About this RNA
This is a predicted structure of a 65-nucleotide RNA (Fluoride riboswitch aptamer (crcB RNA motif)) from Sphingobium estronivorans. NCBI's taxonomy places the organism under Bacteria, Pseudomonadota, Alphaproteobacteria, Sphingobiaceae, Sphingobium. Of the family's consensus pairs, 100% are formed in the model. Its mean pLDDT, the model's own confidence on a scale to 100, is 75.
[in-house]
RNA sequence: UGGCUAGAUGGGGAUGGAGUCCCCCAUAACCGCUCUCCCUGAGGGCUGAUGACUCCUACUGCAGA
Numbered sequence: 001u002g003g004c005u006a007g008a009u010g011g012g013g014a015u016g017g018a019g020u021c022c023c024c025c026a027u028a029a030c031c032g033c034u035c036u037c038c039c040u041g042a043g044g045g046c047u048g049a050u051g052a053c054u055c056c057u058a059c060u061g062c063a064g065a
Base pairs, nucleotide, nucleotide: 009026010025011024012023013022016056017055018054019053020052021051032046033045034044035043036042037041
């Protein structure tokens, strides 16, 4: 100085917060899907506040007071 491995820490997992678990990243991980067109740009459509579970908040629909 370089490589590998392990640990700790930090960061990330398409819209907010918390707990638990899981995964990924340190050269980064991550930044949803789909259709069309005059195609590297433009114009439409659709699902979801979760990576998963639970709860809260916001939004939406139905019913009741």